[in-house]
RNA sequence: UCCCCGGUGGUGUAACUGGUAACACGCCUGGCUCUGAACCAGGAGAGUCGAGGUUCGAGACCUUGCCGGGGAG
Numbered sequence: 001u002c003c004c005c006g007g008u009g010g011u012g013u014a015a016c017u018g019g020u021a022a023c024a025c026g027c028c029u030g031g032c033u034c035u036g037a038a039c040c041a042g043g044a045g046a047g048u049c050g051a052g053g054u055u056c057g058a059g060a061c062c063u064u065g066c067c068g069g070g071g072a073g
Stems, first nucleotide, its partner, number of pairs: 001072007010025004019056001027043005049065005
């Protein structure tokens, strides 16, 4: 310098053919229990790395930048 993959709650991952972010763990509250764990019920928590574009509508498509990983020279 070039090519490829990735960046989404605290963490790990989803999100179809573009249709308005889901699940698990964790956390909080309640139940259960002598207490705790486990289990059961409920709840909070992200608008998706930044900027611009396309579109009625973008996490997804296009351009560019930043960061991480891999590869080539």
Background: This is a predicted structure of a 73-nucleotide RNA (transfer RNA) from a Vulcanimicrobiota bacterium. The coordinates come from a structure-prediction model, not an experiment, and the mean pLDDT is 81. It matches the Rfam family "tRNA". Rfam classes the family as a transfer RNA. Gene Ontology term of the family: triplet codon-amino acid adaptor activity.